RNA sequence: GGAGCGGGACAGAUGGCCGCUGAUUUACCUGCGGGUAAAUUGGAGGAAAGUCCGGGCUUCAUAGGGCACGAUGGUCGGUAACGCCGACCGGCCGCAAGGCUAGGGAAAGUGCAGCAGAAAGCAGACCGCCACCACCCCCACCAACUGGUGAGAGUGGUGGUAAGGGUGAAACGGUGAGGUAAGAGCUCACCAGCAGUCGGGGUGACCCGGCUGGCUUGGCAAACCCCAUCGGAAGCAAGGUCAAACAGGAAGCAGGCGGUACCUUGGUACCGGCGCGGAUUGGCUCCGAUCCGCUAUCGACUUCCGGGUAGACCGCUUGAGGCACCGAGCAAUCGGCGUCCCAGAUAAAUGGUCAUCCCCGGAUGCAAUCAAAUCGACUGCAUUCGGAGACAGAACCCGGCUUACGGCCCGCUCCUGGU
Repeated sequence: GGAGCGGGACAGAUGGCCGCUGAUUUACCUGCGGGUAAAUUGGAGGAAAGUCCGGGCUUCAUAGGGCACGAUGGUCGGUAACGCCGACCGGCCGCAAGGCUAGGGAAAGUGCAGCAGAAAGCAGACCGCCACCACCCCCACCAACUGGUGAGAGUGGUGGUAAGGGUGAAACGGUGAGGUAAGAGCUCACCAGCAGUCGGGGUGACCCGGCUGGCUUGGCAAACCCCAUCGGAAGCAAGGUCAAACAGGAAGCAGGCGGUACCUUGGUACCGGCGCGGAUUGGCUCCGAUCCGCUAUCGACUUCCGGGUAGACCGCUUGAGGCACCGAGCAAUCGGCGUCCCAGAUAAAUGGUCAUCCCCGGAUGCAAUCAAAUCGACUGCAUUCGGAGACAGAACCCGGCUUACGGCCCGCUCCUGGU
């Protein structure tokens, strides 16, 4: 210098001006609900996102259990819980730093496998190899004119053979020796693998080693399935309190008692005293006097009721909370102690602009260090030019995962060059 691996913190800062929103205080206004102004103070994130998992909280249901359905799946630990995290084990990838892993069961059952290839799941004979038979050719020998014997090549047939060739991701263990007509775990030795068993290490997954066995058993379960574990449902538009207007329901709003008369026998008229309403008036604030009236299931009146819309309030932000220190642990994480309070909007505030600084790169100059024969390397400061500040906006709250995204810093690995 190049290529890569892992991790961390940050997410512009300060000030001026113009704005938005919550709270508190003060002043003013008010129809008493609140409103306005000023001052002080708080005001997005690492992902607030996707809404994919897990939990708190709320409502519904609830005597217990099961089926179905869904999710998860090495071990140990962490946690409120998880499909998350940590450490470790096994497997795979990478030269390495490291990364990935849905990693129970395929000698319970069912099922699936393109192309190529002879044959692909009760395997399989295309070439090759081997044996036998038939035909034909050639050679040698014997006999002597058309025959016999032997050896070899070719073609065809029957059978044996999975060692070799060729196909495939995969061909029913590998190497060597024996064996055979040729071959073959057919037999043997070693190796690999499987099953059983024993010993050692580890909490465990698992690892190391010995013995025995039959010689060997393919893959896929993010295919059905089997096994184990977990899961009641819906979600802050949950849910609760108050409660206009309109509609609905109920009650009230002055009569009723006694006597006489009449009749249609429960009404009418008159009288008496009681009560209510109105007017006038006296004392003077609750009493009296006089006069008149006592009609109506009437209304846009009064009061109450239930449900609950608009609206308001609660839920709502103090919480598995942040920060610092100490301690336990390899770590995830946990414990102790101290300290802090840090958005609660509802059509949805947290913004805009200017200046200076911050960050990166190039050039120039100066200085220090390394190396020195030079070229140089590297660091800092100054000047100047250029560039970047991304992704993205809370809506009940937490723990995760995933996705989006800017530059910076640290550690490590491999390759290459110079001294």